[in-house]
This is a predicted structure of a 94-nucleotide RNA (SAM riboswitch aptamer (S box leader)) from uncultured Megasphaera sp. Model confidence (mean pLDDT): 82 of 100.
RNA sequence: UUCAUCCAGAGCAGCUGAGGGACUGGCCCUAUGACGCUGCGGCAACCCCCAUGCGGGAAGGUGCCAAUUCCAUCGGAACAUUCCGACAGAUGAA
Numbered sequence: 001u002u003c004a005u006c007c008a009g010a011g012c013a014g015c016u017g018a019g020g021g022a023c024u025g026g027c028c029c030u031a032u033g034a035c036g037c038u039g040c041g042g043c044a045a046c047c048c049c050c051a052u053g054c055g056g057g058a059a060g061g062u063g064c065c066a067a068u069u070c071c072a073u074c075g076g077a078a079c080a081u082u083c084c085g086a087c088a089g090a091u092g093a094a
Stems, first nucleotide, its partner, number of pairs: 001094006011040005019029003024072003041065003045062003048057003069088001074085004
């Protein structure tokens, strides 16, 4: 840079000790211990493996394990709450 996906899924322990959820606003998580690191465990999105119709696996490479990418912003449709698209971001493959 291109393409694909993003309403599914999956946490305990130890260390540490005040921040974190990308950014802005909101809202939320957090001393009943956040974030981070380590260990073990798990999930199955992509690659991969088996099967090849659906599907199944988790050995391997990434990724992930609060909340839809937590929600919103910009445009359109419809209409009082939804839908679609764009932007931004994340992940994978090349």